[in-house]
RNA sequence: AUAAAAAUUAAAGCGCCCGGACUCUAGUUGAGAGUUGACGAGGAGGGAAUUAAUCGAUUAUCGGCGGAUUUUCCCAGGCAUUUAUCGGUAUUAGGCCUUAACUGACUGGACAAAACCUGUGAGUAAUCACAGGGACAAGAUUAGUCAGAAAUACUAAU
Numbered sequence: 001a002u003a004a005a006a007a008u009u010a011a012a013g014c015g016c017c018c019g020g021a022c023u024c025u026a027g028u029u030g031a032g033a034g035u036u037g038a039c040g041a042g043g044a045g046g047g048a049a050u051u052a053a054u055c056g057a058u059u060a061u062c063g064g065c066g067g068a069u070u071u072u073c074c075c076a077g078g079c080a081u082u083u084a085u086c087g088g089u090a091u092u093a094g095g096c097c098u099u100a101a102c103u104g105a106c107u108g109g110a111c112a113a114a115a116c117c118u119g120u121g122a123g124u125a126a127u128c129a130c131a132g133g134g135a136c137a138a139g140a141u142u143a144g145u146c147a148g149a150a151a152u153a154c155u156a157a158u
Base pairs, nucleotide, nucleotide: 014066015065016064017063019062020036021035022034023033024032025031039056040055041054045075046074047073048072049071052070076098077097078096079095084158085157087155088154089153090152091151092150102148103147104146105145106144107143108142109141116133117132118131119130120129121128122127
């Protein structure tokens, strides 16, 4: 010096980059160095799995690799619907929830940052960082309305 191993720390629009784009230097024989490469909202019962990975904003975030609270299956514990009517308890099936809880449709409410403008600093530049100003979302969510959603057993009353 190189390689390998081990340990520690950090992140989830998170990390990285040899393609692409851009800048500078050189130059027409050949290249080198750098910059960029996701803006917030939202998201964790446990285990496993693969690529299936939410919502919108933007003067667009191309492409690639890896990962990620989502997704699928299983497990634990639960929620609501059906019996002649109205209640209650329980088992099973499907749906859903992990402090909330069936599915669909419609209507309304609330909420952001970057981009943008102004300025400061660094850099030859592409660009980067910081400060101030000022808006605007969707889904999850929240408040309502409508429609639809099993099979049984027992039990009190009619």
This is a predicted structure of a 158-nucleotide RNA (glmS glucosamine-6-phosphate activated ribozyme aptamer) from a Halanaerobiales bacterium. It matches the Rfam family "glmS glucosamine-6-phosphate activated ribozyme aptamer". By type it is a riboswitch. Its mean pLDDT, the model's own confidence on a scale to 100, is 77. NCBI's taxonomy places the organism under Bacteria, Bacillati, Bacillota, Clostridia, Halanaerobiales.